[in-house]
RNA sequence: UAUAAAAAUAAAGCGCCAGGACUUAAUGAGGUUUAAGAAUCUUUAAGUUGACGAGGAUGGGAAGUAUCGAGUUUUCGGCGGAUGUCCCACGGUAUUGCACUACCGAGAAAGAUUGGUAAAGCUAAAGUAUAUUAGUACAAAUUCAAUCAGGUGUGAUUU
Numbered sequence: 001u002a003u004a005a006a007a008a009u010a011a012a013g014c015g016c017c018a019g020g021a022c023u024u025a026a027u028g029a030g031g032u033u034u035a036a037g038a039a040u041c042u043u044u045a046a047g048u049u050g051a052c053g054a055g056g057a058u059g060g061g062a063a064g065u066a067u068c069g070a071g072u073u074u075u076c077g078g079c080g081g082a083u084g085u086c087c088c089a090c091g092g093u094a095u096u097g098c099a100c101u102a103c104c105g106a107g108a109a110a111g112a113u114u115g116g117u118a119a120a121g122c123u124a125a126a127g128u129a130u131a132u133u134a135g136u137a138c139a140a141a142u143u144c145a146a147u148c149a150g151g152u153g154u155g156a157u158u159u
Base pairs, nucleotide, nucleotide: 014080015079016078017077019076020049021048022047023046024045025044026043028041029040052069053068054067058089059088060087061086062085090105091104092103093102094101096155097154098153099152100151111148112147113146114145115144116143121136122135123134124133125132
């Protein structure tokens, strides 16, 4: 240094980087000139970048481009994964038992109205590779709160 095994740590705008972009150094052109140098192009090496927060987990299986807005040069592109989607099971709600149906997932109806809620950024300082600290501003939603808002059949109880 490489390979194999074991153990530990670590996550969901999460992880990784061989395309691309950018930076530095060097080589060869190029151009100017008394001479040399810059912009620009090619090649090589190293490095940087490669999603800003809000929101999201009953269990199993399947597929797989899976919510919301902010920002705008690449938050491009690629690979992997993922709390979403569909089916089944279980559970909750619809005055009460049971069954079916519908909508949902342990704060467990859809929907409607009203209202609430960020970070990057910007400023300053620090820092000189791996991006920190403090202050400060603005969102949306299937998110939070309040109000409105709901079946069929059959039995029981009460009037």